Model confidence (mean pLDDT): 84 of 100. The RNA shown here (small-subunit ribosomal RNA) has 1493 nucleotides and comes from an uncultured bacterium.
[in-house]
RNA sequence: GUUUGAUCAUGGCUCAGGACGAACGCUGGCGGCGUGCUUAACACAUGCAAGUCGAACGGGGUCCAAGCUGUAGCAAUACAGUGGAAGACCUAGUGGCGAACGGGUGCGUAACACGUGAGAAACCAACCCCGGUCUCUGGGAUAACAGGUGGAAACACCUGCUAAUACCGGAUGCCGUCGUUUCCUCGCAUGGGGAGAUGACGAAAGGGCUACCGGAUCGGGACGGUCUCGCGGCCUAUCAGCUUGUUGGGGAGGUAACGGCUCACCAAGGCAUCGACGGGUAGCUGGUCUGAGAGGAUGAUCAGCCACACUGGGACUGAGACACGGCCCAGACUCCUACGGGAGGCAGCAGUAAGGAAUAUUGGUCAAUGGACGAAAGUCUGAACCAGCCAUGCCGCGUGAAGGAUGAAGGUCCUCUGGAUUGUAAACUUCUUUUAUAUGGGACGAAAAAAGGGUUUUCUAACUCAACUGACGGUACCAUAUGAAUAAGCACCGGCUAACUCCGUGCCAGCAGCCGCGGUAAUACGGAGGGUGCAAGCGUUAUCCGGAUUCACUGGGUUUAAAGGGUGCGUAGGUGGGUUGGUAAGUCAGUGGUGAAAUCCCCGAGCUUAACUCGGGAACUGCCAUUGAUACUAUCAGUCUUGAAUACCGUGGAGGUCAGCAGAAUAUGUCAUGUAGCGGUGAAAUGCUUAGAUAUGACAUAGAAUACCAAUUGCGAAGGCAGCUGGCUACCCGAAUAUUGACACUGAGGCACGAAAGCGUGGGGAUCAAACAGGAUUAGAUACCCUGGUAGUCCACGCCCUAAACUAUGGAUACUCGACAUACGCGAUACACUGUGUGUGUCUGAGCGAAAGCAUUAAGUAUCCCACCUGGGAAGUACGACCGCAAGGUUGAAACUCAAAGGAAUUGGCGGGGGUCCGCACAAGCGGUGGAGCAUGUGGUUUAAUUCGAUGAUACGCGAGGAACCUUACCUAGGCUAGAAUGCAUUUUGACCGAGGGUGAAAGCUCUCUUUGUAGCAAUACACAAUUUGUAAGGUGCUGCAUGGCUGUCGUCAGCUCGUGCCGUGAGGUGUUGGGUUAAGUCCCGCAACGAGCGCAACCCCCAUCACUAGUUGCCAUCAGGUAACGCUGGGAACUCUAGUGAAACUGCCGUCGUAAGACGUGAGGAAGGAGGGGAUGAUGUCAAGUCAUCAUGGCCUUUAUGCCUAGGGCUACACACGUGCUACAAUGGGAAGGACAAAGGGUCGCGACAUAGUGAUAUGAAGCCAAUCCCAAAAACCUUCUCUCAGUUCAGAUUGGAGUCUGCAACUCGACUCCAUGAAGCUGGAAUCGCUAGUAAUCGUAUAUCAGCAAUGAUACGGUGAAUACGUUCCCGGACCUUGCACACACCGCCCGUCAAGCCAUGGAAGCUGGGUGUACCUAAAGUCGGUAACCGAAAGGAGCCGCCUAGGGUAAAACUAGUGACUGGGGCUAAGUCGUAACAAGGUAGCCGUA
Repeated sequence: GUUUGAUCAUGGCUCAGGACGAACGCUGGCGGCGUGCUUAACACAUGCAAGUCGAACGGGGUCCAAGCUGUAGCAAUACAGUGGAAGACCUAGUGGCGAACGGGUGCGUAACACGUGAGAAACCAACCCCGGUCUCUGGGAUAACAGGUGGAAACACCUGCUAAUACCGGAUGCCGUCGUUUCCUCGCAUGGGGAGAUGACGAAAGGGCUACCGGAUCGGGACGGUCUCGCGGCCUAUCAGCUUGUUGGGGAGGUAACGGCUCACCAAGGCAUCGACGGGUAGCUGGUCUGAGAGGAUGAUCAGCCACACUGGGACUGAGACACGGCCCAGACUCCUACGGGAGGCAGCAGUAAGGAAUAUUGGUCAAUGGACGAAAGUCUGAACCAGCCAUGCCGCGUGAAGGAUGAAGGUCCUCUGGAUUGUAAACUUCUUUUAUAUGGGACGAAAAAAGGGUUUUCUAACUCAACUGACGGUACCAUAUGAAUAAGCACCGGCUAACUCCGUGCCAGCAGCCGCGGUAAUACGGAGGGUGCAAGCGUUAUCCGGAUUCACUGGGUUUAAAGGGUGCGUAGGUGGGUUGGUAAGUCAGUGGUGAAAUCCCCGAGCUUAACUCGGGAACUGCCAUUGAUACUAUCAGUCUUGAAUACCGUGGAGGUCAGCAGAAUAUGUCAUGUAGCGGUGAAAUGCUUAGAUAUGACAUAGAAUACCAAUUGCGAAGGCAGCUGGCUACCCGAAUAUUGACACUGAGGCACGAAAGCGUGGGGAUCAAACAGGAUUAGAUACCCUGGUAGUCCACGCCCUAAACUAUGGAUACUCGACAUACGCGAUACACUGUGUGUGUCUGAGCGAAAGCAUUAAGUAUCCCACCUGGGAAGUACGACCGCAAGGUUGAAACUCAAAGGAAUUGGCGGGGGUCCGCACAAGCGGUGGAGCAUGUGGUUUAAUUCGAUGAUACGCGAGGAACCUUACCUAGGCUAGAAUGCAUUUUGACCGAGGGUGAAAGCUCUCUUUGUAGCAAUACACAAUUUGUAAGGUGCUGCAUGGCUGUCGUCAGCUCGUGCCGUGAGGUGUUGGGUUAAGUCCCGCAACGAGCGCAACCCCCAUCACUAGUUGCCAUCAGGUAACGCUGGGAACUCUAGUGAAACUGCCGUCGUAAGACGUGAGGAAGGAGGGGAUGAUGUCAAGUCAUCAUGGCCUUUAUGCCUAGGGCUACACACGUGCUACAAUGGGAAGGACAAAGGGUCGCGACAUAGUGAUAUGAAGCCAAUCCCAAAAACCUUCUCUCAGUUCAGAUUGGAGUCUGCAACUCGACUCCAUGAAGCUGGAAUCGCUAGUAAUCGUAUAUCAGCAAUGAUACGGUGAAUACGUUCCCGGACCUUGCACACACCGCCCGUCAAGCCAUGGAAGCUGGGUGUACCUAAAGUCGGUAACCGAAAGGAGCCGCCUAGGGUAAAACUAGUGACUGGGGCUAAGUCGUAACAAGGUAGCCGUA
């Protein structure tokens, strides 16, 4: 960080830190110091890694003098050959020492292997040191060598010669060992040490040629080794019993030595829950890493110990080995071979192959340090010291420094004439030279030993003088020269976590440590610019510690999150009252020893610094020993009574068990009365019944359970226990004395008990009732409901041993505020009342708790003991073991998978939960729709196109308030490309305009004619028009899920919030809930709330009454005039009306009820009465609701086309389905004639009176009117009269034919209207469904917008006539508030379970198959030690040979264990959109859950 809408807590997962023998990716300048096969203890070519000594020995070889010979020479002499004294050098062999060190590796090993501390009075010890004594005298061989033989070779054999510090005798014996014996002394035991006497036995080697070096023996020391013991350090109990040399004994053998180490005999022991035996894993330690520490992890390099050396066994030699570069045997492997035989062992240093993610040179030197040998010189030394390779780690240095703004260019971004950023960065100027390069100089490490000279010294030895010796290395270091010159990358930038923008991509490609990003505006992918972090490195991966108090010793928990055993008794164990004394084991203190060095820490020093190294100190928290202290624990011995127990007395109870008895009910049977149904359900049916049921009465039988009492009661350890009586038996409790004297608490294993179901045997069987059958319900119904019904339910005996066995709360003790109730006691005689004890409950405080809550019956404060937990799932599963007759139980995993699962509480939403309330929501009514024809819209279909959008309510006479062209967005065809419009710049032309021709469907293309503005003399400029080019186009193309604006809906519902305060850890709550009231969160009262805002209401408009003002175009009562008639005229200002201003209504008044708010009333008054009727007005929000096609707009797409122009077509199609309407089906009507009454609108491209013509639509002429003036204009239903008489009609009018009128460029697709003719369906409409509560519904007409005209039956307005009904809120729908449950929060259109089907993954079983290691038994048995031994060898000692025991190995056999695999099979997990149902969450629609069948 991550579970939630949010919260708290629980809990897991994940990250940031450090580390590393690392690896991988990208990158790489230098130096110093370290490190470098973690894998195949896999196999190894080649070279080297252990030799040395001639002062132990014989011999051999080389060199060489004298001498001799030859050649040359007269000779001296020279050369050559021979020779070989003395000497020098070399060394194959004998012999000595070394080779057991050094170096490597970690196989094995859970062990006295290691660590630590003791012990050896059971031990050894070459070389070295110290001390004592001795070193006499003999002998026989043998290698080498020579000769010979065999063999391919390795090598072997025969004969002969020879030496020693090789081998073997004899002597001596300081001394040693053994035996016998005397004495002294010491010790924790066995016992040790010392002195003496005596017997037996036991030694030796010389070399050198003088300095010494050796040899023998004994004692001591030192170094080293061996053995024994205490303590300490892994996992597993799904390993619980193991063991026969096993345990012990005395004896023998063996060993350096103790010991069952080995052997015979005797005994039967020994080990183990404080974990034996078995299995797995592993070298141990100092240390290292991490951590605050305690711890955890680890055991590379360095150091100590151990083990191993191809695998296994064995001994030999030796001081030391059971031996890395020795031997023998067996085995595997490799090599050589003449096939007969032989050879070999890098886990030494390099190196090779292989394995692997991965780890270096077949280097130099013995100069130093160390080792072996040697008297020494010296030789050997892949130990070691150096160098090489690798950024593998740590440390240091550098890649430049200062100045430098027009903030250059370029890049990137943006709100783009410009700005921001990269950025003082660069350029440029000045300076420096570490490093790199070149040249020159140039170390420390070296001081000795030995030999030489000298001094001191008895010897040994010490000191001193001079000289010799360097792999690294001409390296470090120093100086000089040149010149910024030679030197920067990697990762990251959503949160955690420092660092942000653009482009590309479009759930693709990809990222990702966790959460999670990506589906067209990605700070999360890829690139870029910029930034951040580290830096010669940076990231990633693996692993460890940390964070993780997430195994909790320090330092956790268990009511509900994981977690208290079902309950008791009790063993081991743990823990335990007061007081006195002893001891001193624990404990505490002092001292001594040890705790290797290195490491860590501190101080200091040396490399220029640091890393690194060196010196000193501290530390090493441990172990052992010793001295002391005695409070506590322990232990021993006393003592006490308060814990505990016992005795005496008394009460109490559904405590247990056995036996007997009782009544009600049920069922059955018999009899009787009686007649047609009973029963059952939501409704039914199955079932019973005329063979007499049900019902009623009587009697009888059977089994089971015990109404009322009865309770929140009582008893019991829990499970559990209920009629009454009795027997037996257990127990709590109370009161007061007495007794014992800590006898106590808890309790792993163990034992016992343990509901229901189930099992076995035998009974019993009334009721109820799994299974089963039938009837219903249902889409289905293997269920819920009904009728039956068997196991079972009951008893006895025996098993099973589990439950949501729950108070989800283990037991014990002590302490800590109160109130009330109740059961049973006591004080106490008693109904008050009060005290006290033990139980059972409720409420509440402190305290606790995540909260809910707990709260003397704790979940508070403490102590003791036991049990249990450590993310969810897989899983209480698998395997194993134990128990069980079975069912099954107990114990109890892993692979794999997820990032959660879960708790409490909060706010919502929801419920086939509850309460209250409202609404034309139902009900009560009126009229419709759904049936017909037509109109209109939609779906579907069709089409070149039938443009697009709207789609439950909240789309469908909707956008559209008007598609013949246009509109128009669609289709076909023809054209244009800066384009159809506009601006700016620019080229050319000229007025523009206009007229005409060709072609064409038109648009367009093209041709011809005509024409010359204003200013100026002109050039030219300006204006206008056309044209060319450039620029800003255009798009009804996409995205309403990028948006603005507007709108619908919940809903004109009464809600939605805030500030401060208060409550709560918090989300949140309170206020806003409650009691009333209202249309209303309207108001009143109460209240930890007090106020406030948006909503409600009011303020606005229209209508209803009146008043005032004003009277024209409106009006006309009175007066006058006039007409055929009319406010027609004079006039009037009364009325109507018009249109402005006011008044009026507030439960104000009265009465009843009420605290109030308010309600009620045939109330009054009033035009209007409780909101008077309408309208406008729509809170916070919801539906990613609708609209990119009104408009605006981000992004994307398009640019000779998705733009623009044009003609024609289409939007008007038509099997069908739906919505909304119109007209009807008729008499409350149709037709004809006559007559009356509105309101509100519109009108100059107009309304058009009137007249004439026409049957008519209309036409022609034409007055008036820019409108209270004229016109549209006739209102219609209605009224009066006549007619029709119930029919598909004199209803209804579709459809079709003909003839017309009007609008318009044009009525074919596709207009309206008129006339004549035609006269379809339809006789009141199924399921279902809509509207409406009063001037409403219903019904009647009128007007307007759009508009050339009109598909208008639509929409919007207007008036006329004018009802019925509402008991009421049970139900349907929607809504509001409170409350309740919730596993929902995308919020029930939610969530979610199981089978089946598909894919993938891991896993169990399985006939078997194949491996592995281990043990047992038997057979066989190498080498070899030990033992035995007549024949052979030898004089003998002895040897060969043979025999015996043991045994590596091999073989056979039967088992067990473990791993892999296996047809088939079982379940499990995971996987956007599969199938079937709907089990759970709400009363989840049958409450759910647990155990069992």
Its Rfam family is "Bacterial small subunit ribosomal RNA".